RNA sequence: AACGGCCGUUCGGGAGAGAAUCCGACUUCACUGUCAACAAUCAGUUGGCAGCCUGUCAGAUCGCCGAAGGUGCAAAGGGCAGCCGCCCUGAAACUCUCAGGCAAAAGGACCGGAUGGCCGGG
Numbered sequence: 001a002a003c004g005g006c007c008g009u010u011c012g013g014g015a016g017a018g019a020a021u022c023c024g025a026c027u028u029c030a031c032u033g034u035c036a037a038c039a040a041u042c043a044g045u046u047g048g049c050a051g052c053c054u055g056u057c058a059g060a061u062c063g064c065c066g067a068a069g070g071u072g073c074a075a076a077g078g079g080c081a082g083c084c085g086c087c088c089u090g091a092a093a094c095u096c097u098c099a100g101g102c103a104a105a106a107g108g109a110c111c112g113g114a115u116g117g118c119c120g121g122g
Stems, first nucleotide, its partner, number of pairs: 003120011018062001020061003024057003031051008063102003069098001070096001072094001076089005
């Protein structure tokens, strides 16, 4: 040096689960209703208010997901006691769902490529 391990950076891949419901505020061009003014007698124009539609944010409610992070524990080991037991350490993609998430985007355990550093190696 090859090669291997750990950490970082970067590129690619990367699942699951309601675009939920209610309510409030803002917002989009049109539509509908209503009021006022102008104008007038075919029939409109402008403005205000409300509804509706589109999207965003906040709050609340129920349902759900697990692959950021976090919780819990088996075998085994150690200690105390020396009948039984008690304590400590102790894994995960298991578990719980605290956090997070449930259109897209973002994130994403993990896998692969490249690269830098440290360690082993020699």
This is a predicted structure of a 122-nucleotide RNA (Glycine riboswitch aptamer) from an Anaerolineae bacterium. Model confidence (mean pLDDT): 81 of 100.